Model confidence (mean pLDDT): 84 of 100. A computed fold for a 556-nucleotide part of an RNA from Binatia bacterium (SeqCode), annotated as large-subunit ribosomal RNA, domain I. NCBI's taxonomy places the organism under Bacteria, Bacteria candidate phyla, Candidatus Binatota, Binatia (SeqCode). Rfam family: Bacterial large subunit ribosomal RNA. Its family is annotated with structural constituent of ribosome and ribosome in the Gene Ontology.
Context: one part of a larger RNA
RNA sequence: GGCAUGUUGGGGGAUGCCUGGGCACACGGAGGCGAUGAAGGCCGUGGUAAGCUGCGAUAAGCCAGGGGGAGCGGCACACACGCGACGAUCCCUGGAUGGCCGAAUGGGGAAACCCGGUGGGGCGUAAGCCUCAUCACCUGGUGGUGCUUGCACCGCCGGGGGCGAACCCGGGGAACUGAAACAUCUCAGUACCCGGAGGAAGAGACAUCAAUAUGAGAUGCCCUAAGUAGCGGCGAGCGAACGGGGCGGAGCCCAAACCGGUCUCCCGCGAGGGAAACCGGGGUUGUAGGACCCACAGACGCGACGCGUCAGAGCCAGCCGAAGUCCCCUGGAACGGGGCGCCAGAGGCGGUGAGAGCCCAGUAGGCGAAGGCCAAUGGGCGUGUCGUAGUGGGGAUCCUGAGUAACGCCCGGUACGAGAAGCCGGGCGUGAAGCUGGGGGGACCACCCUCCAAGGCUAAAGACUCCCGUGUGACCGAUAGUGAACGAGUACCGUGAGGGACAGGUGAAAAGCACCCCUGUGCGGGGAGUGAAAGAGCGCCUGAAACCACAUGCCC
Numbered sequence: 001g002g003c004a005u006g007u008u009g010g011g012g013g014a015u016g017c018c019u020g021g022g023c024a025c026a027c028g029g030a031g032g033c034g035a036u037g038a039a040g041g042c043c044g045u046g047g048u049a050a051g052c053u054g055c056g057a058u059a060a061g062c063c064a065g066g067g068g069g070a071g072c073g074g075c076a077c078a079c080a081c082g083c084g085a086c087g088a089u090c091c092c093u094g095g096a097u098g099g100c101c102g103a104a105u106g107g108g109g110a111a112a113c114c115c116g117g118u119g120g121g122g123c124g125u126a127a128g129c130c131u132c133a134u135c136a137c138c139u140g141g142u143g144g145u146g147c148u149u150g151c152a153c154c155g156c157c158g159g160g161g162g163c164g165a166a167c168c169c170g171g172g173g174a175a176c177u178g179a180a181a182c183a184u185c186u187c188a189g190u191a192c193c194c195g196g197a198g199g200a201a202g203a204g205a206c207a208u209c210a211a212u213a214u215g216a217g218a219u220g221c222c223c224u225a226a227g228u229a230g231c232g233g234c235g236a237g238c239g240a241a242c243g244g245g246g247c248g249g250a251g252c253c254c255a256a257a258c259c260g261g262u263c264u265c266c267c268g269c270g271a272g273g274g275a276a277a278c279c280g281g282g283g284u285u286g287u288a289g290g291a292c293c294c295a296c297a298g299a300c301g302c303g304a305c306g307c308g309u310c311a312g313a314g315c316c317a318g319c320c321g322a323a324g325u326c327c328c329c330u331g332g333a334a335c336g337g338g339g340c341g342c343c344a345g346a347g348g349c350g351g352u353g354a355g356a357g358c359c360c361a362g363u364a365g366g367c368g369a370a371g372g373c374c375a376a377u378g379g380g381c382g383u384g385u386c387g388u389a390g391u392g393g394g395g396a397u398c399c400u401g402a403g404u405a406a407c408g409c410c411c412g413g414u415a416c417g418a419g420a421a422g423c424c425g426g427g428c429g430u431g432a433a434g435c436u437g438g439g440g441g442g443a444c445c446a447c448c449c450u451c452c453a454a455g456g457c458u459a460a461a462g463a464c465u466c467c468c469g470u471g472u473g474a475c476c477g478a479u480a481g482u483g484a485a486c487g488a489g490u491a492c493c494g495u496g497a498g499g500g501a502c503a504g505g506u507g508a509a510a511a512g513c514a515c516c517c518c519u520g521u522g523c524g525g526g527g528a529g530u531g532a533a534a535g536a537g538c539g540c541c542u543g544a545a546a547c548c549a550c551a552u553g554c555c556c
């Protein structure tokens, strides 16, 4: 020096076990916060106080009500000093305070800073300082003033602005990719940007379908129809609808004719007539309906909304809640083994010195609110306002959504790429009928059938989960599971946008090693003591391997 071995150690932190954290769901709740200043921050705030948490110059807190009942002054285990049966700490509800920045809004600004106006108050001889209130912009309504009569300004009463995980609607809108290249096509109306809203949004009450029939009867969603019919460099690929079965179920209001009124204007000497606008009544459909005229009938019902009132489930603290802590054994400890009992509307789960139905907390089952939330898109009663009917007949005078429908050109949407290309929507141009009217049934025509556009509203079924509660898991168990079990979006990196960690475990209980010795008053160690264990001694459970020693053997 090498190799081998080891009841030897060091080193290291694998493995096993654990879990205060995650992940995925189910059901229920909630679905918003904000100029009454949010979200998010900065700076403060403790006797000592760096971090986290809480709070705001009233600063780990102040007031009140309720709960609760012995300890308490957050994490946080120390000292000091206090509080508490005159009921503290703690939990719930309501209230007060709530610096500065931030939509940030008096003006400015390099956020958390600087500088003002006006009115009131305070101090001061004054200069000046302090303090309270108020002062941004846009917009609706309303009143006033002015004039170039639709604008400006002023006042008053309201609203908006910003933030928020996804879901929703709208305005814009890619490329990589696929087509084994690539251009139409695809990816995809996706990603992304912008606007807007709600707890859902959107859609929605037939100018819809259907197909020969006595048809259906708003919309949406799910299953199916169906990978069908189709579309397609007929490539890649895209891909319906009718119908059927379910969930849910709800229907309404205007415009117009006509009647009445108000204001302005016109004609007229006047009575009166006319026009526009506005208001009220009326009216709302396709077997046409309505207006108009005639006749009959007019419910006291039903519905909506407002107000008042009554009852009232649920949620936001909590409370009650059965039955062994019997004997023996092992052990540091019984929750284990043996024996004998008991409860059970409770044998869920967790804790307790090992594995506990009967020890603790709870569980089943019950009970509970001064105050707050919710208001079951709910119910009763009262009241007010409003809405809601009709039936028959007559006649064919009036009305029934116009720069609309349609057509042409060019686009978009429809599963449909110009195609035989309808239908729906848009730009430009042209431009109807008007009930003896008009649209549709996939070019177009006829017959037939069907519906009534060019105004509007509309719950439920249905999407999502930043958040709260409960529960579940052939989910993870610290290189896993969130990036984050831990002072984590932290440390650190980057000019910045942004990137982004490592890091859990003594013990049942600190009983966390008094005291002695070695030493550098160190580190570390040896005794002693605690403990079941210290080879559990503070990055301390277990403690693999590499690697380093040591011991022994063999070889050189």
Base pairs, nucleotide, nucleotide: 001555002554003553004552005551006550008549009548010547016541017505018504021476022475023473024472025471026470027469028468029467030465031464032163033162040101041100042099043056044055045054047079048078051075052074062095063094064093065092066091067090071083072082073081106115107114108113116135117134118133119132120131121130122129123128137160138159139158140157141156142155143154144153145152146151147150167198168196169195170194171193172192178185182233208216209215220247221246222245223244224243230238231237251457252456253455254401258281259280260279261278262277264275265274266273267272286435288400289399290398291397292394293393294392295391296390301388302387303386304385305384306383307382308381309380310379314373315372316371318367319366320365324340325356326339327338328337329336341358342357343347350360351359406430407429408428409427410426411425412424413423414422416442437452438451439450440449441448492499493498512540515527516526517525518524